Model confidence (mean pLDDT): 82 of 100. The RNA shown here (transfer RNA) has 87 nucleotides and comes from a Candidatus Pacearchaeota archaeon. It matches the Rfam family "tRNA". Rfam classes the family as a transfer RNA. NCBI's taxonomy places the organism under Archaea, Nanobdellati, Candidatus Pacearchaeota.
[in-house]
RNA sequence: GGGCUUAUAGUUCAAUGGAUAGAACAGCAGGCUUCGGUUAUUUUUAGAAGAAACCUGCAGAUCUAGGUUCGAUUCCUAGUAAGCCCA
Numbered sequence: 001g002g003g004c005u006u007a008u009a010g011u012u013c014a015a016u017g018g019a020u021a022g023a024a025c026a027g028c029a030g031g032c033u034u035c036g037g038u039u040a041u042u043u044u045u046a047g048a049a050g051a052a053a054c055c056u057g058c059a060g061a062u063c064u065a066g067g068u069u070c071g072a073u074u075c076c077u078a079g080u081a082a083g084c085c086c087a
Base pairs, nucleotide, nucleotide: 001086002085003084004083005082006081007080010025011024012023013022018070027058028057029056030055031054033052034051035050039046040045063079064078065077066076067075
């Protein structure tokens, strides 16, 4: 210098012209159960902080700029970033 692939939520991935861009993990809020045991109590017991499982809910994204189209995450052009190949 040339070519190819990829870029979607904090993370890992779906959706490949058409309904409100979806799932899991992570995050936040609530509920419930268990653990926990400050503390109270003569005893029986009660029980705060905190932790975990489960359930419910909330929030969160199309790399950038143009173009085609009734409609673009998807197709086209240029750029940016990452990876690979050739020289």